[in-house]
């Protein structure tokens, strides 16, 4: 060096979970040309040499072992960023609402004279008057009583010897209370009454004639200041979830380097 037969070992690994711990079954990731059967989450098996039992294949290297690099992935941590729920706080610098102030900008008014000032008038109050409207009275008309209103009372009735007398229903005429309508004029009362009149008052808030004077004035919008309101949002504190980012631990797979036994024959 070659051949034959073995042995160690390999025939997947990892993460979370679970467990005193380890491995497995179930979930997830990763990888392969690459084992099979039985067991098991209210678990199963084992104990640091940490799945057990049975069968099969490869076998000292592309496949086993070690170190380093890279690194899927899940989990952990973070007063990291953002988003969505949630519990609370507070009117805080913002959004929103209200009041006040300033007058830089826009707009309105202003030499056909602003703001301001003076002097009048109106608006306001009181009294009186006039008018209008309404209500009541009065007045006018109509109607208005089976009997208990009036007049006249046919018929009938009553008294009387008679002459005569009496009461009186219906009808007719009238009237009372009442009812209805009207009311120019008359009397009284009232008001959410009047472009009305007269007199007096109050007062400068608003409007305005006239005069003085000669350039501002206003604050609607923007802006700024200040005060207040509002918990819908923003903001602050806490907690949950999602997603991204960062950190460190684990780590499949990949890469590089190194290591690996026994026997016999030639």
């Nucleotide at each position: 060096c070659c051949g034959u037969g073995c042995u160690a070992g390999a025939c997947g690994g990892g993460g979370a979970g679970g467990u005193a711990g380890c491995g497995g079954u179930g979930c997830c990731c990763u990888g392969u040309a690459a084992c099979c059967c039985g067991c098991a989450a209210g678990c199963c098996g084992c104990u640091a040499g940490a799945g057990c039992g049975g069968g099969g294949u490869c076998g000292a290297a592309u496949u086993c072992c070690c170190a380093c690099c890279u690194g899927c992935g899940g989990g952990c941590u973070g007063u990291g960023a953002c988003c969505u729920g949630u519990g609370g706080g507070g009117a805080c610098a913002g959004c929103c609402c209200g009041a006040g102030g300033c007058a830089a900008g826009u707009g309105g008014c202003g030499a056909g004279g602003a703001g301001g000032g003076c002097c009048g008038g109106g608006u306001c109050c009181u009294g009186c008057g006039c008018g209008g409207c309404g209500c009541g009275g009065g007045c006018u008309u109509a109607u208005g009583a089976a009997c208990c209103c009036c007049g006249u009372c046919a018929g009938g009735u009553c008294c009387g010897g008679a002459a005569g007398g009496a009461a009186g229903c219906a009808g007719c005429g009238g009237u009372a209370a009442g009812u209805a309508a009207g009311u120019g004029a008359c009397c009284g009362c009232g008001g959410g009454u009047g472009c009305c009149g007269c007199a007096g008052g109050a007062g400068u808030g608003c409007c305005u004639a006239g005069c003085c004077g000669g350039a501002g004035u206003u604050a609607a919008c923007u802006g700024c200041c200040c005060c207040g309101g509002u918990a819908g949002c923003g903001c602050c504190c806490g907690g949950a979830g999602g997603c991204c980012c960062a950190g460190g631990a684990c780590a499949a797979g990949g890469g590089u380097g190194g290591g690996u036994g026994c026997a016999c024959g030639g």
This is a predicted structure of a 266-nucleotide RNA (Bacterial large signal recognition particle RNA) from a Clostridia bacterium. It matches the Rfam family "Bacterial large signal recognition particle RNA". Rfam's curators write: The signal recognition particle (SRP) is a universally conserved ribonucleoprotein involved in the co-translational targeting of proteins to membranes. On this family, see Regalia et al., Nucleic Acids Res 2002: "Prediction of signal recognition particle RNA genes". Clan: SRP clan. The family's RNA type in Rfam is non-coding RNA gene. The prediction has a mean pLDDT of 77.